[in-house]
RNA sequence: ACAGGCGUAACACACGCACAUGUAGAGGCUAUCUCAAGGUGAGUCGCCCACGGCUGAGUAUCACCUGGGAAUGUGCGCUCAGGUUCCGAAAAUCGUCUGCAAACGGACGCUUAUACCGGAUGUCGGCUGCGGGGGAUAGAUUAAUCGCCAAAGGAGCAGGCCGCCUCUGAUUAGGUAGUUGGUGGCCUAAAGGCCUACCAUGCCGACGAUCAGUAGCUCGUCUGAGAGGAUGAUCACCCACACAGGCACUGAGACACGGUCCAGACUGUUACGGCAGGCAGCACUGGGGAUUAUUGGACAAUGGCCGCAAGCGUGAUGCAGGCAUGCCGCCUGAGUGAUGAUGGCCAUCGGCUUGUAAAGCUCUAUCGCACACGACGUUGAUGACGGUAGCCUGAGAUGAAGCCGCGGCUAACUUCGUGCGAGCAGCGGCGGUUAUACGAAGGCGGCUACCGUUGAUCGGAAAUACUGGCCGUAUAGCGCGCGAAGGCGGUAAUUCAACUCAGGCGUGAAAGGCCCGGGCUUAACCUGCGAACUGCGCUUGUGACUGUGAGACUAGAGUACCGCAGAGGUAGGUGGAAUUCGCAGUGUAGAGGUGUUAUUCGUAGAUAUUGCGAAGAACACCUGUGGCGAAGCCGGCCUUCUGGACGCUAACUCACGCAGAGGCGCGAUAGCGUGGCGAGCAAACAGGAAUAGAUACGCUGGUACUCCACGCGGUAAAGGAUGUCGCCUAGACGUUGGCCGCUCUUAGAUAGCUUCACUGUCGCAGGUAACGCAUAAAGCCGAGCGCCUGGGCAGUACCGCCGCUAGGUUGAUACUCAAAGGAUUUGACGGCGGCGCGCACAAGCCGUGGAGCAUGUGGUAUAAUUCGAAGCUACGCGCUGAACCAUACCAGCCGUUGACAUGCGUUGACGGAUGCAGUGAUGCAUCGUUCCUAUCGGCGACAGCGACACAGGUGCUGCAUGGCUGUGGUCAGCUCGUCUCGUGAGUUGUUGCGUUAAGUCCCGCAACGAGCGCAACCCCCACUGUUAGUUGCCAUCAUUUAGUAGGGCACUCUAGCAGUACUGCCGGUGACAAGCCGGAGGAAGGCGGCGAUGACGUCUAGUCCUCAUGGCGCUUACGGGUUGGCCUACACACGAGCUACAAUGCUGGUGACAGUGCGCAGCGACCACGCGUGUGGAAGCGAUUCUCCAAAAGCCAUCUCAGUUCGGAUUGCACACUGCAACUCGGGUGCUAGAAGUUGGAAUCCCUAGUAAUCGCGGAACAGCACGCCGCGCCGAUUACGUUCGCGGGCCUUGUUCACACCGCCGGUCACACCAUGCGAGUUGGCUAUACCUGAAGCCCGUGCGCUAACCCCAUGGAGGCACCCGACCACGGUUCGGUCAGCGACUGGCGUGAAGUCGUUACAAGGUAACGGCCGGUUGCUUCCCCCCGUAA
Repeated sequence: ACAGGCGUAACACACGCACAUGUAGAGGCUAUCUCAAGGUGAGUCGCCCACGGCUGAGUAUCACCUGGGAAUGUGCGCUCAGGUUCCGAAAAUCGUCUGCAAACGGACGCUUAUACCGGAUGUCGGCUGCGGGGGAUAGAUUAAUCGCCAAAGGAGCAGGCCGCCUCUGAUUAGGUAGUUGGUGGCCUAAAGGCCUACCAUGCCGACGAUCAGUAGCUCGUCUGAGAGGAUGAUCACCCACACAGGCACUGAGACACGGUCCAGACUGUUACGGCAGGCAGCACUGGGGAUUAUUGGACAAUGGCCGCAAGCGUGAUGCAGGCAUGCCGCCUGAGUGAUGAUGGCCAUCGGCUUGUAAAGCUCUAUCGCACACGACGUUGAUGACGGUAGCCUGAGAUGAAGCCGCGGCUAACUUCGUGCGAGCAGCGGCGGUUAUACGAAGGCGGCUACCGUUGAUCGGAAAUACUGGCCGUAUAGCGCGCGAAGGCGGUAAUUCAACUCAGGCGUGAAAGGCCCGGGCUUAACCUGCGAACUGCGCUUGUGACUGUGAGACUAGAGUACCGCAGAGGUAGGUGGAAUUCGCAGUGUAGAGGUGUUAUUCGUAGAUAUUGCGAAGAACACCUGUGGCGAAGCCGGCCUUCUGGACGCUAACUCACGCAGAGGCGCGAUAGCGUGGCGAGCAAACAGGAAUAGAUACGCUGGUACUCCACGCGGUAAAGGAUGUCGCCUAGACGUUGGCCGCUCUUAGAUAGCUUCACUGUCGCAGGUAACGCAUAAAGCCGAGCGCCUGGGCAGUACCGCCGCUAGGUUGAUACUCAAAGGAUUUGACGGCGGCGCGCACAAGCCGUGGAGCAUGUGGUAUAAUUCGAAGCUACGCGCUGAACCAUACCAGCCGUUGACAUGCGUUGACGGAUGCAGUGAUGCAUCGUUCCUAUCGGCGACAGCGACACAGGUGCUGCAUGGCUGUGGUCAGCUCGUCUCGUGAGUUGUUGCGUUAAGUCCCGCAACGAGCGCAACCCCCACUGUUAGUUGCCAUCAUUUAGUAGGGCACUCUAGCAGUACUGCCGGUGACAAGCCGGAGGAAGGCGGCGAUGACGUCUAGUCCUCAUGGCGCUUACGGGUUGGCCUACACACGAGCUACAAUGCUGGUGACAGUGCGCAGCGACCACGCGUGUGGAAGCGAUUCUCCAAAAGCCAUCUCAGUUCGGAUUGCACACUGCAACUCGGGUGCUAGAAGUUGGAAUCCCUAGUAAUCGCGGAACAGCACGCCGCGCCGAUUACGUUCGCGGGCCUUGUUCACACCGCCGGUCACACCAUGCGAGUUGGCUAUACCUGAAGCCCGUGCGCUAACCCCAUGGAGGCACCCGACCACGGUUCGGUCAGCGACUGGCGUGAAGUCGUUACAAGGUAACGGCCGGUUGCUUCCCCCCGUAA
């Protein structure tokens, strides 16, 4: 600039305006000397007020849209004949009087007209019985016009009718009585049941009537590729309404927004008698609401009304005001400017970034500001807008930028704060101490006078699928058939032209949208032209397709002849086996039943067995993914009646067909009714078991039921989870029934090939999400039907229908969740399966668990009893050694740059010795005093003092980490590259046949190779050789008490180097393999034995207290020092040990044989003393030299089964050792005393050979302290059938509702809280309807009491009119019985939701009784269980 503006209360409205105009005549007033002219002006009269303006309540309707008809009217305006004459009577205003609060009147007396009445004329139109009857007016003036009556015509407008179309609901299926039609009338401008009387009983409806809900309709608008979907603001057309309802009057037109009357509600007023009012006109106010403007100015323009005109009025309109409400345009500066300023932010501290951004310098002026001029809209006048738009000049970068976002979708990232809190969130989701997700900051991204949110519509969404979806398993095929309506329909000709196609004509308002132009500086906006408006109607043509009519055909369908298979159906009869019962015989003590038992039966004779008899039910074998039937279903045999299929022939009919909403019929089991029957079986019930319980599973009994007849019921996982019919599209192998022909066969039967029909398995193309399907389709097509549209609520509630009941059928909402579901893959798991392994079980040995003690842990106590470790994989663990120290804990005391590191300044020593105080740290005093390089100075080292940076921390976080370690497990596994397969996750390899300790090896194989693991390479032991020979050894020579010395290095040994073992050889077996079995040889034989060596990963395993380290706390303390205490407590519980309980022993005596190792602040021979621990001396040895060092079990004697000559806890006394120091709190020795304990419950550990068991020895740490730990040797076994079971691994397979992966998942009752909902005695309200009552105003019919100017009559009256009255209709209102919807409602039913409640364990694995669907009954606290039918896993 242009546009827009109460979507809610059609709620109520103060006040103002929106409806006036014309002026002939009369009166009044003003004015004047008078007239004329003029102004104002009540009332009569004409025209207008039915337009314009507002609103969308009602209306599902000829209301709208569109296209056509006929039986109509029409003011003003247009065209065109004719006429415009003669009379009359009143009445407002006014005057006088008068009523009333007001509003408003009343009586009398005048008066005009284009107001009113009568006569004449009457073209002319209409009526008629064709004779006739009836019917009009108005004039005025300025003399040029304006009017009036009236015929005809046209235009525009209005009324009426018809075809088509226009939302949702069937849990609304029947509706209608003036209803549908006719005849005669009334009414209307006009057709018509529009109204009335009579007659008839029609009319509408599954192509959805009626009813209920919602809604003004359309051009258009938004969206969309389109088809559609949603919508109906502004502008325009139509309709409807004007406080809610009714009614008419006037008029050309109204049943009238700013008119009348009535009744109602509300409001105001009143003197209580009454009276007044209607903003959904323009402004405005209150109210409602999240929300929508000024009580503005003008008739200048446009338009309409009145007027002859001038003109008047106009909240129509044109303008202005306010609002970022929308759309469009414009500005908020431009250039230059690096020291990359300051500030901010981050940082690895180097720097980066904000950023040419700013400042600074040089410019420009759109908008805005100030001054001057100043329109178009106006052809002559008139301009609200408006001194506006525009234009000129001047100053001057000043006056002018925000909002959202930054984890992904989605463009854009860092720091701090916070710590499952605060908060975010459109969907996944974020936040539990390093948050790009919260809040802030910096930076960045997006848009920009706007930005974000919320709400709404369409799209994306093929997610209701017409275009354009599906139905085996995800939601979805009716349980099955027959079949009226509707739908679809074979071959070749013919007819018509409904459908279809093509041409023409009419219409499809304008605006809008589109194309090309034009005007505002541009654009938005406005405007011209064109095309379009895909529609409807009329008409012409064609005849392919569909359709119509009449005829023809035979391939579909059916009939007929012959043949054939069958548990097809129905009724009657009949048979044997078995079960049970009864009788009888034989016979004796048990039988029966179970995992084991018991209830039960049996000496009154059971079970068993034999014979006879009775009853009912079901039909073994044959029997077969065999047959028949539409499905449900159908099974001994014979007979009756009967349905259907199939094959062959091709005689007959000639499209007779397919499918099928509603409808009808059939329809397992259970169940219901009536009457029978009842052997077995068996809900319920009873008993006995088992169990924590067991209202179950298993057992013993047992009723209904199961069977028959006649009815009802109508559901199943009624499943092939696959509707029916028809055509087409590779094959292979079976099964059943039938025909022709050929081959084979001596013939027949049979077999093979071919063919029709049925029924299976595999498989190509194809299609599928995959699994799977695949001529019997889930492939490619056609036709009809049924059904689905996220999960739960729920197949529930309510309504309707059906049923005797049970129940069936139809079938939702609220609320709630972000999933529910299908198929597949990889794992994990299984009270799934297969294979194989392990001291895993079994076979054995020794123990533990009982006692006492020692040790660790828990718990408890404590000032502290420091901390960590927690199933296996914590608990003689960190600790390989707590009196102090260590020490981290507690109490007290002491100091604060510190016990320790680096840097600065200053001083010069520091250290040492002595004394005093103190428990000590520490403090005070005294003595004495620098060093190195050196030429001085200075530097450096060290120490004291001072200030600050900092040190320090066994403080927290092992869930921030590194490193190290445990575990699975020395189990045989874990992966990769390329290829193949698969839409994909993934798979293959790595599976399979064998084999091994082994993914070890071999063979096969869509795989071929490779890596980490296994094995081997390394150490030790076992055998041999060789080298070497001291400290080792001694066979020979020789010497001794003694390998002591000579000698020697053969042997032993020591410690270096080599060798040896490889299924190499033989036999058997195996697949001609790998390998296995046996044997030979050998020191050793099939990995010779033992170590070291620990895959990918798991346990958020352990450790911040070894060490290292991020972050966060502490800093005169959570750091440092010191004394004392604690870690050593003690009702108790657990783990792992020692010693024992004794005779395989104790004690005493005797005295033989090892190996590993250690040793100088050490081991210490030997001598002496001591009962002993030990002490005093003292040789040797830094070690194959010396020492520790004695080995012990052994042997001999004694004891004789006892709480002992067992056992040694515990107690007292004494002694010695280590150490500053043994009180708390060490170990040892001697004497004394002598507890529990007599072999250990449930349970449980280790061990397969030089092993277990038993026996002693050494070492580490250490002043001292060992029953622990790490090593060493002596002696030295039993047993292993084997893999069924328990445990733990490995591989394959299978199931799965698990994936935090069975310590999983998960249904239910109860308890608590909350939400919505059903029922509910009732109660409140809305809408609607039945039968009545009442009957305002009003119109109409009737009557003619009353009143009455014009005309007639000729004075009495009449015609006509008015009012009253009567009647019919009728609004509001009232009574009554209903229908329907909604609100509330004590109580009550289930549902849903809710971090950690209770009870049990129903489902998922064979879920531990397979589960599930349907039905009935019963039980339980509940999931459930039981009976029966169907399908199904291993």
This is a predicted structure of a 1434-nucleotide RNA (small-subunit ribosomal RNA) from Azospirillum oryzae. Taxonomically the source falls in Azospirillum (Bacteria, Pseudomonadati, Alphaproteobacteria, Azospirillaceae). Its Rfam family is "Bacterial small subunit ribosomal RNA". The coordinates come from a structure-prediction model, not an experiment, and the mean pLDDT is 80.